[in-house]
């Protein structure tokens, strides 16, 4: 020069005019709420998304356990907590910088394991390989049967350690060294694990994001939560008024009876059976409206501890809060000509989209000095 890891950061800029939305201070007008007006200040993002995890904060529900359900799944560690994040193992890729990793148990038990093969698990023997032992034929060479055998070939994603020497009829952990596997000890690390010695002839495919086991965590609904003010009609509870009459009886307070209003059964009577007109209070509850709601696990500097994630200390900032739901429009000048895409209760990650650009650390290759 080239070609690449990794981690950080911006996401058009500047200036006017005129609107929106929140809010300080003043000054009008209101009893108050609140409405106007002037001068100031805030006013979408790194992903405000998906809503996939995990918290805060409301309500419910809840002695404790126990069964079901669901989640995590190598160690430590950070944290409000997590499945994130840091650091470490292990194993994979990749000259490397670095990336990936769902990484407990398959000798607890069920289950599966196309095709293809002989055989896919109580193992088993197609093509080979042998013919020592035994039987039988043969004068013999040799044949046949009994059988041994898994070393070579064939299949398959996958075949019951591997390689090499012994060995033997031909083979075999059958013996032997060596790695691999197990167990045990001992050494370093908190650990996971690493190494290093001794024994063991191998202890029995795979597959747990199949059941299943083991270990550990997990109540349930969501701000349409959850509180608080509170119409109008209907409904409930309780007053007051309508509410007076006419007959008998009593000395009298009174006490018996009767009738009076509308509907229905029936057109009329009787008789039954339902219903009450006004108006004021009380309590639910809808509409509406206000709170939850914007000062918080906050944000920058610095210093400190710690490899890091992060934590503690001092100082300093206040920075969207809409509810038909604002954050825009439009001039000018400029570039490198602008991608994805917008809050609605908050917060901490995770995925996932996304033009174009800067910076910083490291690898690997050329060439030049």
């Nucleotide at each position: 020069g080239g070609a690449g890891u990794c981690g950080g950061c911006c996401g058009g800029a500047u200036g006017g005019u005129c609107g929106c939305u929140c809010u300080g201070c003043c000054c009008u007008u209101g009893a108050a709420a609140g409405a106007g007006g002037g001068c100031g200040g805030g006013g979408a993002g790194g992903a405000a998304a998906g809503u996939c995890c995990g918290g805060g904060c409301u309500c419910c529900a809840c002695a404790g356990g126990a069964c079901g359900g669901g989640g995590u799944g190598c160690c430590a560690g950070g944290u409000a907590a997590u499945g994130c994040c840091u650091g470490g193992g292990g194993g994979g890729c990749g000259c490397g910088a670095g990336c990936c990793u769902a990484c407990g148990g398959a000798a607890a038990g069920u289950g599966c394991c196309a095709c293809a093969g002989a055989a896919a698990a109580u193992a088993c023997a197609c093509c080979g390989c042998c013919u020592a032992a035994g039987u039988c034929c043969g004068c013999a060479a040799g044949g046949a049967c009994c059988g041994g055998u898994a070393a070579g070939g064939g299949u398959g994603a996958a075949a019951u350690g591997g390689u090499g020497c012994g060995g033997u009829a031909a083979g075999a952990g059958c013996g032997c060294a060596c790695c691999g596997c197990g167990u045990c000890u001992c050494u370093g690390g908190c650990a996971a694990c690493a190494g290093a010695g001794g024994c063991g002839g191998c202890a029995g495919g795979g597959u747990a994001a199949a059941c299943c086991c083991c270990a550990c965590c997990c109540g349930g609904a969501g701000c349409a939560a959850g509180g608080c003010c509170a119409a109008a009609u209907a409904g409930g509870g309780g007053g007051g008024c309508a509410a007076a009459g006419c007959g008998g009886u009593g000395c009298g307070a009174g006490c018996c009876g009767c009738a009076a209003c509308c509907c229905g059964c029936u057109g009329u009577c009787c008789g039954c059976g339902g219903g009450a007109g006004c108006u004021c209070c009380c309590g639910g509850g809808u509409a509406g409206g206000c709170u939850g709601c914007a000062c918080g696990a906050g944000g920058c500097a610095c210093g400190c501890g710690g490899u890091g994630a992060c934590g503690c200390g001092u100082g300093u900032c206040c920075c969207a809060g809409a509810u038909g739901a604002a954050u825009g429009a439009c001039c000018a000048u400029c570039c490198u000509c602008g991608a994805c895409a917008g809050a609605a209760c908050c917060c901490g990650g995770c995925u996932u989209a996304c033009a174009g650009g800067c910076c910083g650390a490291c690898u690997c290759c050329c060439c030049a000095u």
Record summary: Bacterial RNase P class A from a Sedimenticolaceae bacterium, 369 nucleotides, folded computationally. It matches the Rfam family "Bacterial RNase P class A". It is annotated as a ribozyme. Taxonomically the source falls in Sedimenticolaceae (Bacteria, Pseudomonadati, Gammaproteobacteria, Chromatiales). A source record names the gene rnpB. The prediction has a mean pLDDT of 77. The RNAcentral record of the sequence draws on ENA.